Predicted 3D model of a 1570-nucleotide RNA (small-subunit ribosomal RNA) from a Dehalococcoidales bacterium. The coordinates come from a structure-prediction model, not an experiment, and the mean pLDDT is 83.

[in-house]
RNA sequence: GAAGAGUUUGAUCCUGGCUCAGGACGAACGCUGGCGGCGUGCCUAACACAUGCAAGUCAACGAGAAAGCCCCGACUUGUCGGGGUGAGUAAAGUGGCGAACGGGUGAGUAACACGUAGGUAACCUGCCCUUGGGUCUGGGAUAACUUCGCGAAAGCGGGGCUAAUACCGGAUAAUGCAGCGGAUUCGCAUGAAUAUGUUGUUAAAGUGGCCUCGACUUGUCGAGGUUACGCCUAGGGAUGGACCUGCGUCCCAUUAGUUAGUUGGUAAGGUAAUGGCUUACCAAGGCGACGAUGGGUAGCCGGCCUGAGAGGGUGUCCGGCCACACUGGGACUGAGAUACGGCCCAGACUCCUACGGGAGGCAGCAGUGAGGAAUAUUGGGCAAUGGGCGAAAGCCUGACCCAGCAACGCCGCGUGAGGGAUGAAGCUUUAAGGAGUGUAAACCUCUGUUAGAAGGGAAGAAUAAUCUUAGGGCGAAUAAUCCUAAGAGUUGACGGUACCUUCAGAGAAAGCCCCGGCUAACUCCGUGCCAGCAGCCGCGGUAAUACGGGGGGGGCAAGCGUUGUCCGGAAUUAUUGGGCGUAAAGGGCGAGUAGGCGGGAUGGUAAGUUAGAGGUGAAAGUUCGAGGCUCAACUUCGAAUCUGCCUCUAAUACUGCUGUCCUUGAGUGUGAGAGAGGGAAGUGGAAUUCCCGGUGUAGCGGUGAAAUGCGUAGAUAUCGGGAAGAACACCAGUAGCGAAGGCGGCUUCCUGGCUCACAACUGACGCUGAAUCGCGAAAGCGUGGGGAGCAAACAGGAUUAGAUACCCUGGUAGUCCACGCCGUAAACGAUGGGCACUAGGUGUUGGCGGAUUCGACCCCGUCAGUGCCGGAGCUAACGCAUUAAGUGCCCCGCCUGGGGAGUACGGCCGCAAGGCUGAAACUCAAAGGAAUUGACGGGGGCCCGCACAAGCGGUGGAGCAUGUGGUUUAAUUCGAUGCAACGCGAAGAACCUUACCUGGGCUUGACAUGCUGGUAUUACCAACCUGAAAGGGAAGGGAUCCCGAUUCGUCGGGAAGCCAGCACAGGUGCUGCAUGGCUGUCGUCAGCUCGUGUCGUGAGAUGUUGGGUUAAGUCCCGCAACGAGCGCAACCCUUGUCCUUAGUUGCCAUCAGGCAAUGCUGGGCACUCUAAGGAGACUGCCGGCGAUAAGCCGGAGGAAGGUGGGGAUGACGUCAAGUCCUCAUGGCCCUUACGCUCAGGGCUACACACGUGCUACAAUGGCCGGUACAGCGGGAAGCAAUACCGCGAGGUGGAGCAAAUCCCUUAAAACCGGUCUCAGUUCGGAUUGCAGUCUGCAACUCGACUGCAUGAAGGAGGAAUCGCUAGUAAUCGCGGAUCAGCAUGCCGCGGUGAAUACGUUCCCGGGCCUUGUACACACCGCCCGUCACGCCAUGGGAGUCGGUAGCACCCGAAGUCGCUGGCCCAACCCCGACUUGUCAGGGAAGGAGGCGCCGAAGGUGAGACCGGUGACUGGGGCGAAGUCGUAACAAGGUAGCCGUACCGGAAGGUGCGGCUGGAUCACCUCCUUU
Repeated sequence: GAAGAGUUUGAUCCUGGCUCAGGACGAACGCUGGCGGCGUGCCUAACACAUGCAAGUCAACGAGAAAGCCCCGACUUGUCGGGGUGAGUAAAGUGGCGAACGGGUGAGUAACACGUAGGUAACCUGCCCUUGGGUCUGGGAUAACUUCGCGAAAGCGGGGCUAAUACCGGAUAAUGCAGCGGAUUCGCAUGAAUAUGUUGUUAAAGUGGCCUCGACUUGUCGAGGUUACGCCUAGGGAUGGACCUGCGUCCCAUUAGUUAGUUGGUAAGGUAAUGGCUUACCAAGGCGACGAUGGGUAGCCGGCCUGAGAGGGUGUCCGGCCACACUGGGACUGAGAUACGGCCCAGACUCCUACGGGAGGCAGCAGUGAGGAAUAUUGGGCAAUGGGCGAAAGCCUGACCCAGCAACGCCGCGUGAGGGAUGAAGCUUUAAGGAGUGUAAACCUCUGUUAGAAGGGAAGAAUAAUCUUAGGGCGAAUAAUCCUAAGAGUUGACGGUACCUUCAGAGAAAGCCCCGGCUAACUCCGUGCCAGCAGCCGCGGUAAUACGGGGGGGGCAAGCGUUGUCCGGAAUUAUUGGGCGUAAAGGGCGAGUAGGCGGGAUGGUAAGUUAGAGGUGAAAGUUCGAGGCUCAACUUCGAAUCUGCCUCUAAUACUGCUGUCCUUGAGUGUGAGAGAGGGAAGUGGAAUUCCCGGUGUAGCGGUGAAAUGCGUAGAUAUCGGGAAGAACACCAGUAGCGAAGGCGGCUUCCUGGCUCACAACUGACGCUGAAUCGCGAAAGCGUGGGGAGCAAACAGGAUUAGAUACCCUGGUAGUCCACGCCGUAAACGAUGGGCACUAGGUGUUGGCGGAUUCGACCCCGUCAGUGCCGGAGCUAACGCAUUAAGUGCCCCGCCUGGGGAGUACGGCCGCAAGGCUGAAACUCAAAGGAAUUGACGGGGGCCCGCACAAGCGGUGGAGCAUGUGGUUUAAUUCGAUGCAACGCGAAGAACCUUACCUGGGCUUGACAUGCUGGUAUUACCAACCUGAAAGGGAAGGGAUCCCGAUUCGUCGGGAAGCCAGCACAGGUGCUGCAUGGCUGUCGUCAGCUCGUGUCGUGAGAUGUUGGGUUAAGUCCCGCAACGAGCGCAACCCUUGUCCUUAGUUGCCAUCAGGCAAUGCUGGGCACUCUAAGGAGACUGCCGGCGAUAAGCCGGAGGAAGGUGGGGAUGACGUCAAGUCCUCAUGGCCCUUACGCUCAGGGCUACACACGUGCUACAAUGGCCGGUACAGCGGGAAGCAAUACCGCGAGGUGGAGCAAAUCCCUUAAAACCGGUCUCAGUUCGGAUUGCAGUCUGCAACUCGACUGCAUGAAGGAGGAAUCGCUAGUAAUCGCGGAUCAGCAUGCCGCGGUGAAUACGUUCCCGGGCCUUGUACACACCGCCCGUCACGCCAUGGGAGUCGGUAGCACCCGAAGUCGCUGGCCCAACCCCGACUUGUCAGGGAAGGAGGCGCCGAAGGUGAGACCGGUGACUGGGGCGAAGUCGUAACAAGGUAGCCGUACCGGAAGGUGCGGCUGGAUCACCUCCUUU
């Protein structure tokens, strides 16, 4: 002293980015805002500034007021004059000191600028401290003042006077300075220090106080002494500065070369001083990959923020340094400046002006404008602290101390405290009971912080001056003056502030954000992919905890959120502390320079290293411990820290340097060996093609099938001969060689490397390797050859919707050779090189050794290579595993989310193609790796199914029926839509149904429940009127029950009903994507899971896989599994045989009777049958096969045999499958209508399309006649017999029957006989006409049936498609439900009764195993590119505009320096004149002017770099459903990909070479197990 989370997936692990939670801020914005303390406050325009203030002061000097006050005088009594005081004051001047500090800002600066440590033997330093010595003597001016003049002003000029601590001469002078000497000590190269001799040279200023004396003009001057402050000189100190040096100090290499005073030397100049600092000359150096030069950005540090730290970011306030002061240049003065509030010049800007000229510089404090998201008062005071001047008083001080403004930050306090309900109201919600807000409020009892009022009231102030006293210093002094101590004594801006006391009263004081996950906090309403939210994931398309509002809750709190920025989390640049086989990442390979690293022994050294000591690391800050403000923030003191640098000393293990030695690393040597290693020359045979000749005849060739092509001018085929080029079959091998690319007939020559054995030689000579150099497949390029085959492009033929492809026929570059370029590949083991270490097993190549043998093998060992398997270990996993991806060391290369993009720009290389180097804007929240489970595959294996095949019959063609689509309509109600909608809901639409349309009506309603009120002639019945009906109106008639009271008249209340009203009813309105229930489907397919255990980081796996077997996850065996559940099977129903029981309504063998010859009757229950119970079948038995198992095959017996046939029964789940119109139901919607009711219409429409059916097309048939044989069922508002009528449908009528009794009920096909004779018919029956029957209130729209008549299409149905495996298909009829009536439909029933199955290649569906995957909404998946449209950023671009830094030349201000005839000039020098202190002259020095060098700004010119803009143009990104194709993912339908070349709307195609990161099958080799 260290915390993580969300987000890639169906799920998982990993990689990896994005995002969040934390802290901070000179902040800003939004909402809100009570008080106080301490801090902080133009980050932008170093933009421009009005106004005021921010630097003065002084016993040096001369000169020197005024007002006021007082006094005197004059008098015109309020004036004048004088004096004093004010006052030696103010103001101005000469002079001194200061103004170089303090204050501001961060433009410039990448630099000795800063930091740190040193150096100066190369330096300066006013004021201050200390020490020695001195302060003598002269001189000439000049401000002020006065006067004249110029000017608008600023200001200036001339004349005259005067002083100094101003200026100048002389004297003196050393331990100063300079020259010349020698000496001592020392050092670091030049040298330094200290005595010392000699020569030369250089200073000064006075003023005040006191004492004494003197002079006079009596308030002044002078002299002496003394003292204070000064002055001069010299030494030392302190302080401050200057220069030099080591180290440290940002980004870009798409900035790689740079430099002429440049680097050094000599000499000179210059400076306080070293130095190219400057100049002349000489030399040619200096810097740079350890990053020069250039470009960009930036004041640096102490510190501050963050972080566990290492680091990262930052430089506001405070402190240190630097730089700057409108912009650029320059010097002057001075101790110090190249000077913020000084000067000169140039420029820009502003202001004044009389137009001639002038003035100015807030990045000082306030303040203004502008800019901006944004940053304060034109305040008070020198009381404190500090500074300047002064002896001091004091003056000055926008430094500073205070106050004001701002929640800008930190800290503290308050907005009340206690009690108070099974809990008010309001609000919210509700499953309507309640729950929440909530002790919250009210109410009661208290308190009194802050704010308010009143009163008191600080500290901050002292060593001031001055005075007194005491002591001391100087001094002759008891003077003056100075020092020390004590006392007295004055001074406060803040401010009547802090603080204290009292007063009244809960009175005046709470908001902001959030509530889907991360992340603490949930509900209602509104909205309906809208409006909006959003930090990431993501919310919103009618039930939103995600939007908006309400309620509630959570968090923080005078603040809360948002935005921005920084650090953190991020081990996401990894020193601490990451990686590179497949995730991003090993250079294509080698040689090798610099650099980095380096074997054993020993000596030296002590650079690194380690230890000790010293110096420094300012203060503040930080941390700790104390103290002061009531606490805290804040502040004071002490301690620690400051990880660094320097110096000294010591140690010597390791590293370095150096000496000596060693042999094991490395190399050499000797002797052997293998090899497609490389280069050159020669040479060989097979094959292909071509040419010639022979034989020979009609085709050949090619493909999935064809065609183009070749061939009767003789091809193909075949034989012989010849030519040419290219490549080398077999051998041949996870064999060999090479660094890699790569290398393959044979021979010869030249040549590189490797291995083994031996241990003779050298003696660390080694490893790696930026730069550099070389090599480097294929394609491609240049020149010249060559050209057989193959073959980009191209042409033709096919294929196809198209086919710029795949296939075919041709065919040119090219492929080959020589020379020269190119320099890239999936240049791969996707694995850099070297060394060492770490279990094995088994092949193989080369060598050596051992053993053995006659010999060759086999065998054992070892070295070097090359494969496979495998342990530990490693890994995300896959996998790697002595040939490491293990364990370590050394060196190099490379990576840091995806896209944009290996693109653009720049540079280098190239003949070109292009290569190497290599961004950004913008955009996304992913992109990826490995493995898992599924799904899928025009992948594989095994298996099943009327799946195919084999058969039989259909559909598709016709007519009709029926359903659907479409269309139509007022409406043609609604739903169902691949299989799994379409004779489906509908087991039956004329009305009804009915939901639709048109029109008429009703409104508590057709229906339910409750409440309130009414009702007595009420309920109820109801003629009649109107009307299509419903409805509306209405004469008349007319009750009942219960309780209580009762005067029996009735009264009161209630029930039921009715009327009115209120709650509510009602809805086939919406949502099947809110639901329940039910159903379909995969599928009666054999599957789907669980517990425990085990394996795996995990998703998951195992079990459930495997070998057999089955209809079956059925069973057996094996097995890290062992068991279990839902499914399968069985149990159930039915059918097939038998038995038992029972015997009517069934049956009739036997017996009897009767008849129309009917179990009709008696009788019987044997049989059939009925319907209850049982039996039976289990691979039980035999044989074979099989593992002795499961089981299979065959057989026996049996009515039935391997599930006997049929049915019911439908696992986990899938399809948001179907249904809100069966029912139920959440939500929404309608409420005189979307409810209810009535009439009529519609659901029945009709150009058309489809599905399902019926009837046919005929002779296995039609028609006519005759004769048989069923079963399931149904029947009372029913089935209906016999009988009669009708051609018939049917009618009349009604026996019997609630049914084994009666009826429906004649079954039909079949069989017998006849007829028809192949035709649109004696087939077929549609359509239509007429006439009827039946049902029903009613058959017009719109029923069924009957009779007569009519007699359509249709002659077996294209592509395609359906059902069926046995009592099945086919065919024949019968019954039932619904139903008044209406079936070709549906559900059942029986009759007759086949054919075929070789088999599993193929189609479809399914199961299991396996494989690939870029799919997971799961192939109806995913996904690529052009084109079109919109938006965005960006490259090129004729140009154009601007900026920056340099170069060349021109001009050249101020100014320093140099030169300068003439000009000016008091002091000093010389000299003349005379009035002896004046005037002339000359010189020196100085100055102005002139000239010269340099030189800012400016101008001209050619380029460089950067930026803006630009017609047009290139690609890129993003965008909802656009267009064209289908390239990729499965073998993706031509395996894909890499490099290159050509071609094409586009993805892309093809050629050449390469890769596996290719599926599948076969073969070979190798390995494992037995």